This is a predicted structure of a 103-nucleotide RNA (SAM riboswitch aptamer (S box leader)) from an Anaerolineae bacterium.
Its Rfam family is "SAM riboswitch aptamer (S box leader)". Rfam links the family to the GO term regulation of gene expression.
Model confidence (mean pLDDT): 84 of 100.

RNA sequence: GUCUCAUCAAGAGCGGGCGAGUGAACGGCACAACGACCCCGCAGCAACCCCCGAAGCGUCGGUAGGGUGCUAACUCCGGCAGGGUAAUCCUGGAAGAUGAGCG
Numbered sequence: 001g002u003c004u005c006a007u008c009a010a011g012a013g014c015g016g017g018c019g020a021g022u023g024a025a026c027g028g029c030a031c032a033a034c035g036a037c038c039c040c041g042c043a044g045c046a047a048c049c050c051c052c053g054a055a056g057c058g059u060c061g062g063u064a065g066g067g068u069g070c071u072a073a074c075u076c077c078g079g080c081a082g083g084g085u086a087a088u089c090c091u092g093g094a095a096g097a098u099g100a101g102c103g
Base pairs, nucleotide, nucleotide: 001102003101004100005099006098007097008096013042014041015040016039017038021031022030023029026078027077028076043071044070045069048067049066050065051062052061053060054059075095080092081091082090083089
């Protein structure tokens, strides 16, 4: 990045700094001067890639050493399409995020 593929119901917080908005946008609803968001340190979670083993076709298992990622709320919820209900709801899509690849 108007690209490709995979995943997105689980999991994991303390301290320090700063000082006003933040949760992608919109609408809700939340978080936030009892200091959020963000940054740093440490700790942790997970297991996408590297790695190790088995298999031999893209599978299965392992480790947590390396590269990322993540540690409020299902991607916080919704919109769009289909189905269903008394209400609630279910499935998919779009958009987004993360990784790997490609450009």